Predicted 3D model of a 146-nucleotide RNA (FMN riboswitch aptamer (RFN element)) from Texcoconibacillus texcoconensis. Rfam family: FMN riboswitch aptamer (RFN element). Rfam links the family to the GO term FMN binding. It was read from a public genome assembly, where an Rfam model found it.

RNA sequence: GUCGUCCUUCGGGGUCAGGUGCAAUUCCUAACCGGCGGUGAUGAGGAAGUGAUCCUCUAAGCCCGUGACCCGUUUCGCAAAGCGUAACGGUGGAUUUGGUGAAAAACCAGAGCCGACAGUAACAGUCUGGAUGGGAGAAGGAACCA
Numbered sequence: 001g002u003c004g005u006c007c008u009u010c011g012g013g014g015u016c017a018g019g020u021g022c023a024a025u026u027c028c029u030a031a032c033c034g035g036c037g038g039u040g041a042u043g044a045g046g047a048a049g050u051g052a053u054c055c056u057c058u059a060a061g062c063c064c065g066u067g068a069c070c071c072g073u074u075u076c077g078c079a080a081a082g083c084g085u086a087a088c089g090g091u092g093g094a095u096u097u098g099g100u101g102a103a104a105a106a107c108c109a110g111a112g113c114c115g116a117c118a119g120u121a122a123c124a125g126u127c128u129g130g131a132u133g134g135g136a137g138a139a140g141g142a143a144c145c146a
Stems, first nucleotide, its partner, number of pairs: 001145001005142006017029003031126002033115002035066004043057005061113002070090005076084003095111005117129003
């Protein structure tokens, strides 16, 4: 020093206040929240030294991708069913207007929009549950190699 291998740790937020009703944190008014990686016209710092350049950190819910949930195929385990395990595949939500500018999907201002499954005295992004689970990934370490 980096591709791969192994180990450890970490790894999601949110219904204020009111209305209707027998009943709603589920409806209505209103409030609140935004995983991970990438990109980048953000911002800050540093090197250098006034002219460019380079480095680090930081910058999108709705631009690209990805995870949880759900479905399928195969592998292995348990006699079978069925369940579990690992790999692979499928499915998987949402943005515009104005400004600046050479250029805006990202900046500034405004207005919008989106959010698994099961449960519930009544329909849930926010309550309860599967979940003391899984997980994109992040940090550190070990051996190996150069």